Large-subunit ribosomal RNA, domain IV from a metagenome, 355 nucleotides, folded computationally. Rfam family: Bacterial large subunit ribosomal RNA. RNAcentral holds the full RNA, with entries from SILVA.
Context: one part of a larger RNA
RNA sequence: CUGUGGUUAAGGAACUCGGCAAAUUACCCCCGUAACUUCGGGAGAAGGGGGGCCGGACACGUGAAGCAACACGCUUGUGGAGCGUGGUAUGGCCGCAGAGACCAGGGGGAAGCGAGUGUUUACUAAAAACACAGGUCCAUGCGAAGAAGUAAUUCGAUGUAUAUGGACUGACGCCUGCCCGGUGCUGGAACGUUAAGGGGACCUGUUAGCUCUACGGGGCGAAGCGGAGGACUUAAGCGCCAGUAAACGGCGGUGGUAACUAUAACCAUCCUAAGGUAGCGAAAUUCCUUGUCGGGUAAGUUCCGACCUGCACGAAUGGCGUAACGACUUCCCUACUGUCUCAACCACAGGCCCG
Numbered sequence: 001c002u003g004u005g006g007u008u009a010a011g012g013a014a015c016u017c018g019g020c021a022a023a024u025u026a027c028c029c030c031c032g033u034a035a036c037u038u039c040g041g042g043a044g045a046a047g048g049g050g051g052g053c054c055g056g057a058c059a060c061g062u063g064a065a066g067c068a069a070c071a072c073g074c075u076u077g078u079g080g081a082g083c084g085u086g087g088u089a090u091g092g093c094c095g096c097a098g099a100g101a102c103c104a105g106g107g108g109g110a111a112g113c114g115a116g117u118g119u120u121u122a123c124u125a126a127a128a129a130c131a132c133a134g135g136u137c138c139a140u141g142c143g144a145a146g147a148a149g150u151a152a153u154u155c156g157a158u159g160u161a162u163a164u165g166g167a168c169u170g171a172c173g174c175c176u177g178c179c180c181g182g183u184g185c186u187g188g189a190a191c192g193u194u195a196a197g198g199g200g201a202c203c204u205g206u207u208a209g210c211u212c213u214a215c216g217g218g219g220c221g222a223a224g225c226g227g228a229g230g231a232c233u234u235a236a237g238c239g240c241c242a243g244u245a246a247a248c249g250g251c252g253g254u255g256g257u258a259a260c261u262a263u264a265a266c267c268a269u270c271c272u273a274a275g276g277u278a279g280c281g282a283a284a285u286u287c288c289u290u291g292u293c294g295g296g297u298a299a300g301u302u303c304c305g306a307c308c309u310g311c312a313c314g315a316a317u318g319g320c321g322u323a324a325c326g327a328c329u330u331c332c333c334u335a336c337u338g339u340c341u342c343a344a345c346c347a348c349a350g351g352c353c354c355g
Stems, first nucleotide, its partner, number of pairs: 001350008010341002014339001019336001027051005036041001038171001052093004058086005066078004070073001094098001106334007113326002118130002134169007146155003172321004177251003182248002184244005191239003197233002203227004209220004252270005279313001280310001291307005
């Protein structure tokens, strides 16, 4: 010097991102115990008192001798000695200290998130993430949908819509508004469009033959074999018409107006598929921002309660509450302490220096 333990005057979180670490508390009995609540809880709430040993009226267990009775028995009744266990009141004894060591909850208030028990990044994350019971929607009538496989076949299921698969939400309470224009999905079939196929009008290659000739060649051209191919016909799809948002999603602007001022219940106008309802709101969401006011502090960018000017909350991508729960996050109080003011000493282990 490092590590691991121990003690510490006065103060007691002034330390620090943050009480991290340490300290406090701790067992049993008695008293006592709030808000809130889903009436189960909260609760070991909180907060107090007692605790060793000896005696101990007393209580409990067992139950002798003696006495009485008759059915004379290993009888019944009475009787309470002795012994054992516990021990209130109370009295006494010892120590610094009596749950004497080890072991062995600190507590309370408020807020956020998640209902809860559970699960997770084996080796930096245990959480507000995942799951969950509950809710809703969609699909599926059974050789089910869905899944694995080229197939046979298998799972689903030796199940049958109170079943199975998929998606979202996430106990419970109160609720879940408006928009179907876009994108999906479902339904419709009149019309438009639309493939191969069918269909073959028309055009064309080849040439038996016919024909013209200046003999070099030119023109027409049936059948057959070929090439190309219009109208017309023809499905789903798309267009089209509807429905559907606990499907993907979306949910405005400007100007004016009241007898102080300010504000605008009100009016006008533009645009939209419709213009954000209830509830909440500087929030795990608020940029400006340490918003403003109130509380707490001597002093508070955090915290709690309000306000609403919501840059850019908002209703199962759920909204707002909520008892209980949490090795979760934030703030405050109390107790406690070497975290600190500010360090000191002791023990053990290691390092280093000298021998």

The prediction has a mean pLDDT of 88.